Predicted 3D model of a 263-nucleotide RNA (Bacterial large signal recognition particle RNA) from an uncultured Thermomicrobiales bacterium.

RNA sequence: UCGUGCUAGAUGGGGAGCUGGCGGUGCCCUGAACCCGCAACCCGCCUUAGCGGGGUUGAACUCCCCCCCGAGGUCCGCCCCUGUGGGACUGGCGGCGGCACGUAGCGUUGAUGGAAGGGUCCCACGCGGCGGGGAACGGUGAACCCGGUCAGGACCGGAAGGUAGCAGCCGUAAGCCGCACUCUUCGGGUGACGUGGGGUUUCCCAACCGGAGCCAACGGGCGUCGAAAAGCCGGAGGGACGCGAUCGACGGGGGGUGCACGG
Numbered sequence: 001u002c003g004u005g006c007u008a009g010a011u012g013g014g015g016a017g018c019u020g021g022c023g024g025u026g027c028c029c030u031g032a033a034c035c036c037g038c039a040a041c042c043c044g045c046c047u048u049a050g051c052g053g054g055g056u057u058g059a060a061c062u063c064c065c066c067c068c069c070g071a072g073g074u075c076c077g078c079c080c081c082u083g084u085g086g087g088a089c090u091g092g093c094g095g096c097g098g099c100a101c102g103u104a105g106c107g108u109u110g111a112u113g114g115a116a117g118g119g120u121c122c123c124a125c126g127c128g129g130c131g132g133g134g135a136a137c138g139g140u141g142a143a144c145c146c147g148g149u150c151a152g153g154a155c156c157g158g159a160a161g162g163u164a165g166c167a168g169c170c171g172u173a174a175g176c177c178g179c180a181c182u183c184u185u186c187g188g189g190u191g192a193c194g195u196g197g198g199g200u201u202u203c204c205c206a207a208c209c210g211g212a213g214c215c216a217a218c219g220g221g222c223g224u225c226g227a228a229a230a231g232c233c234g235g236a237g238g239g240a241c242g243c244g245a246u247c248g249a250c251g252g253g254g255g256g257u258g259c260a261c262g263g
Base pairs, nucleotide, nucleotide: 001263002262003261004260005259006258009057010056011055012030013029014028015027020046021045022044023043024042034054035053036052037051038050063256064255065254066253067252068251072247073246074245075244076242077241079239080238081237082236084234085233086232089231090230093226094225095224096223097222099220101219102218103217105214106213113209114208117205118204119203121198122197123196124195125194126193127191128190130187131186132185133184134183135182137178138177139176140175146171147170148169149168154163155162156161
């Protein structure tokens, strides 16, 4: 150096997650790279970290190590969007209470305040009015069981005359109707009325003392309460950026690594 045969090794890799940790099945990225069995409310193992059974390849461009590139994933930072929970603070909104800075209004033709009169208010009485009842007045009103007069007729009598008495007429009781005026009584959702008493917060009228403020409608500010919740706080999902962190496939470069036999 070449050939033949073996062995170590290899027969995809990575990320997140799970795990005390390491792998696997599952998910994702990359790639094209054997077969069978186990495996996620899990399966196997223990820093030598999948287990068990087979097949292929096998000292190398294929195995191992280092460096570079870098798909992609995860975390972090910041921003944006969606939807959700909270509601002490800031902002906005509304109510209540009071302030009196501004506007407006009133005020030397006299404010706030003080002291008093009258009315409005309450009670009683009186007067009037309205309504009801009663009386009075007028009318009507009893077949008979009210009165007077009683035709006819009836009865008594010798006669003269008398008796009872229906109808009618006159009048009346109970009842009914009317009722301008009058009297009496009762009532109150009665009165630009009177008298007396009471009360005096509000309002009105006319004046007295006094001498400059009053008011709180609007704006402003203070306090408090309330709903709502933009800012704010929390957590969930998504997106973009990062001259942040970490892991890192494929690819590229370099280095390293057996045994036996024969030429």
Of the family's consensus pairs, 92% are formed in the model. Rfam family: Bacterial large signal recognition particle RNA. Rfam links the family to the GO terms SRP-dependent cotranslational protein targeting to membrane, signal sequence recognition and signal recognition particle, plasma membrane targeting.